[in-house]
This is a predicted structure of a 340-nucleotide part of an RNA (large-subunit ribosomal RNA, domain IV) from a metagenome.
Its Rfam family is "Bacterial large subunit ribosomal RNA".
Context: one part of a larger RNA
RNA sequence: CUCAGGAGAAGGAACUCGGCAAAUUGAUACCGUAACUUCGGGAGAAGGUAUGCCUCAGAUGGUUAAGGACUUGCUCCGUAAGCUAUUUGAGGCCGCAGAGAAUCGGUGGCUGCGACUGUUUAUUAAAAACACAGCACUCUGCUAACAAAAGUGGACGUAUAGGGUGUGACGCCUGCCCGGUGCUGGAAGGUUAAUUGAAGAGGUGAAAGCUUCGGAUCGAAGCCCCAGUAAACGGCGGCCGUAACAAUAACGGUCCUAAGGUAGCGAAAUUCCUUGUCGGGUAAGUUCCGACCCGCACGAAUGGCGUAACGAUGGCCACACUGUCUCCUCCUGAGACUCA
Numbered sequence: 001c002u003c004a005g006g007a008g009a010a011g012g013a014a015c016u017c018g019g020c021a022a023a024u025u026g027a028u029a030c031c032g033u034a035a036c037u038u039c040g041g042g043a044g045a046a047g048g049u050a051u052g053c054c055u056c057a058g059a060u061g062g063u064u065a066a067g068g069a070c071u072u073g074c075u076c077c078g079u080a081a082g083c084u085a086u087u088u089g090a091g092g093c094c095g096c097a098g099a100g101a102a103u104c105g106g107u108g109g110c111u112g113c114g115a116c117u118g119u120u121u122a123u124u125a126a127a128a129a130c131a132c133a134g135c136a137c138u139c140u141g142c143u144a145a146c147a148a149a150a151g152u153g154g155a156c157g158u159a160u161a162g163g164g165u166g167u168g169a170c171g172c173c174u175g176c177c178c179g180g181u182g183c184u185g186g187a188a189g190g191u192u193a194a195u196u197g198a199a200g201a202g203g204u205g206a207a208a209g210c211u212u213c214g215g216a217u218c219g220a221a222g223c224c225c226c227a228g229u230a231a232a233c234g235g236c237g238g239c240c241g242u243a244a245c246a247a248u249a250a251c252g253g254u255c256c257u258a259a260g261g262u263a264g265c266g267a268a269a270u271u272c273c274u275u276g277u278c279g280g281g282u283a284a285g286u287u288c289c290g291a292c293c294c295g296c297a298c299g300a301a302u303g304g305c306g307u308a309a310c311g312a313u314g315g316c317c318a319c320a321c322u323g324u325c326u327c328c329u330c331c332u333g334a335g336a337c338u339c340a
Stems, first nucleotide, its partner, number of pairs: 001335008010326002014324001019321001027051005036041001038169001052093012067077003070073001094098001106319007113311002118130002134167007146153002170306004175236003180233002182229005189224003200213005237255005264298001265295001276292005
C1' cells in the first nucleotide's frame, strides 16, 4: 500500500452527479397517532412509557380431597390445600447499562410517471417499457370467422360465444372535420379482359365455297361515380383595423379550408429563445414546489385532466444519524513486501 472488520475529540453532508457507503432505527406490551381517502385504508403513521432479579399480597384459569346429585357409572356437579399457567399491585436488591448477546423497520414532507399484485433484455437496462381488470370498435350464424404444411386448434364451444384491433383501475369527460386514404353500402350510368363477332375489304375459284383481314356489337369484378363511417388512418388557419393616457382587444373587415383545437392542462418526461417572469424554500437554488400563459412544437381511448392505495421507479426538502467529509488516526486479521 491492498482487502475484510473494529473504535474515534470537535463539527455533522461542509463529501459527492447523488447521503453512494456506513451509521441511526430495530423485540414485546401499553398510551397515542395528522392531511387525505375509493371509508378498506393511510398506520407499525408520527411520538412516548415500561422491560432484570428477590420477597409479599391479590385476581383469573387448570387439576381436585371434602361435600352434593342422580340415571349407581372407570358418572356428573363442585369448594379448600398443594402443584401449575396467565396476570395485577406493593416493597426491596445490583450494575454505566435489565428487549444487557444474537435475531431485529430509520422517519417525515412536496412532486413527476405508472392505478394496483405481476412480467421483461439467461450474461451491462427491472423501468415511466410489457401485461392487467375495466372500456370501446370491428369480424364471425357454425363445415363460423381466425390460425395451421397437415393431423388439428377454435370447441366436444355457438353472438352473455369466439377472433382481431386500440385504450388501460376508479372519478369527471372524450369537442369539430368524411375533402384525402381506408372500410361499408349502392338493381342506374361511364370505363374495362377473355368471349361474342355486324357492316365492309383482300386472296382463290366457273360457282357453291374455302380462307385472310376488319372490328360495330355482347361482356364480370375492379376503377370512376353516389352515399355512410373518425374509441377507422388521420387533420383541427392567415392578414388588417378597433375602447376618452398607454397597453390590450369583447367587436369589425378580408382571404383560404373538409374543418379551423372545444373542455381540461400548460416553460410540462413536451418551452428553442430560457437560468422566461413572480412567489416559496437557502446566507447564497441552471434543480424543486406554487403561479402566470408569449403552447418555437399540449390536447381529448395514437386518450385529456385528476386521483386514495401501491413502487428494489425519477426529482426536491427536512429530522435523526453518522469517518461521506473538514482531516485523518489507532487497533485486529489476511495479503503484498524484506529476510531466512